[in-house]
């Protein structure tokens, strides 16, 4: 790099160093940004995906009979130690499609709400 599975409406900043452009791509909107963005560092925090503890059911086993291990728990409750992740705005919105509303004699095109695809990110997993 690829392919599979879940999860993207919640939630969480302060200090240092840099100093012009950032919001992943491309185009449009629309934000952020010399009151210092963005990125690096450090500390602190969100959250609970994997792991680990506790705790609680339920099955099995084993003995000294009332504990103990052991597996189970699509989603049991909790914590937060340990591996990530994350900490402007839904993934910042849109674009391809499907529906509805409005508007229009009708289509389409415009405005608007919602669904799904794509592509993206992040976690465990696998060649």
């Nucleotide at each position: 790099c690829g392919c599979u599975u879940a999860u993207c409406a919640a939630g969480a900043a302060a200090g240092g160093c840099u100093g012009a452009g950032g919001g992943a791509c491309a185009u449009g909107g629309c934000c952020c940004g010399a009151u210092g963005a963005c990125g690096c560092c450090u500390u602190g925090a969100c959250a609970a995906c994997c792991u680990g503890c506790u705790u609680c059911a339920g099955u099995u086993g084993c003995c000294c009979c009332g504990g103990c291990a052991a597996c189970u728990g699509a989603u049991g409750a909790g914590u937060a130690a340990g591996g990530u992740g994350c900490c402007a705005a839904u993934u910042c919105c849109a674009u391809c499609c499907c529906c509805g509303a409005c508007a229009u004699a009708c289509c389409a095109c415009g405005u608007u709400g919602g669904g799904g695809c794509c592509a993206g990110a992040u976690a465990a997993g696998u060649c």
A computed fold for a 127-nucleotide RNA from an uncultured Chitinophagaceae bacterium, annotated as SAM riboswitch aptamer (S box leader). Rfam family: SAM riboswitch aptamer (S box leader). About the family: The SAM riboswitch is found upstream of a number of genes which code for proteins involved in methionine or cysteine biosynthesis in Gram-positive bacteria.